[in-house]
RNA sequence: GAUAGAGGUGCGGCUGCGAUCAGUAACCACGCUGAGGACUACCGGUCCCGUGAAGCGCAGCGAAAGGCAAUGCCGCCGAGAAGAAAUGAUUGGUAACCAUUUCUUCGGCUGUAGGCUUAACAGGCUUUCGGCUGUCAUCGUGUUUAUGAUGGAGCGCUAUC
Repeated sequence: GAUAGAGGUGCGGCUGCGAUCAGUAACCACGCUGAGGACUACCGGUCCCGUGAAGCGCAGCGAAAGGCAAUGCCGCCGAGAAGAAAUGAUUGGUAACCAUUUCUUCGGCUGUAGGCUUAACAGGCUUUCGGCUGUCAUCGUGUUUAUGAUGGAGCGCUAUC
């Protein structure tokens, strides 16, 4: 350097049974009220509105997106994720969302508490403190192949060439 592997509720993508979203939004009727409301946030701008905005009550009708996710398929073992910066795209402009590149961090799972996201005490991300587990190194015990302690990190580990 190449090839092939291991950790394990391993990672990511596609699909989407189903539940949730929700008896919510919107629309329509009645009543109260009486000047604002919408376009992701702000500025600008545009549109609707006393022929009644927003809000509230009652009644009728009544979704969807995003998020979760059975099953099946595909690609993989820094798989990928997060943070920062730059660039691109987008916009009237900035921010946000999205994509790419570079740098930094993270072996895997899980629990508590906090923060962010979200309709959600679902899920996701992240931080602190714990637990379990794999791997390597060092030291010790043991001897038929394990065990204890400490520490490190995937640019790692094992096997073969």